[in-house]
RNA sequence: CAUCAGGAGAGAGCCAGCCCGGACACCCCCACGGGUUCCGCCCAGCGGCCGCCGAAGGCGCAGGCCCCCGCCGAACGCUCAGGCAAAAGGACUGAUG
Numbered sequence: 001c002a003u004c005a006g007g008a009g010a011g012a013g014c015c016a017g018c019c020c021g022g023a024c025a026c027c028c029c030c031a032c033g034g035g036u037u038c039c040g041c042c043c044a045g046c047g048g049c050c051g052c053c054g055a056a057g058g059c060g061c062a063g064g065c066c067c068c069c070g071c072c073g074a075a076c077g078c079u080c081a082g083g084c085a086a087a088a089g090g091a092c093u094g095a096u097g
Stems, first nucleotide, its partner, number of pairs: 001097006011050001013049003017046002020040004025036004051084003057080001058078003063072003
């Protein structure tokens, strides 16, 4: 480094705004279609609002090396990023090469 296995934590949060589906109810239109209104749909697509997690990464310190410059730097802290049903990811551990 590669493959396989194991691998935690925290709202399946709220809003319906955009998107999507339905109603045929109203308006425009020859028609296609468009507009308005109402209902549904947020695991998932975008957006907004809080709350939270910490084991990708990142940053900071403790500590260590050197004791000149500098170097390493945690499972401690911060939470930028990431994550908070499943999936994916996942520090780290084991096995094999």
Model confidence (mean pLDDT): 80 of 100. This is a predicted structure of a 97-nucleotide RNA (Glycine riboswitch aptamer) from Tepidimonas fonticaldi. Rfam family: Glycine riboswitch aptamer. Rfam links the family to the GO term glycine biosynthetic process. RNAcentral holds the sequence, with entries from Ribocentre.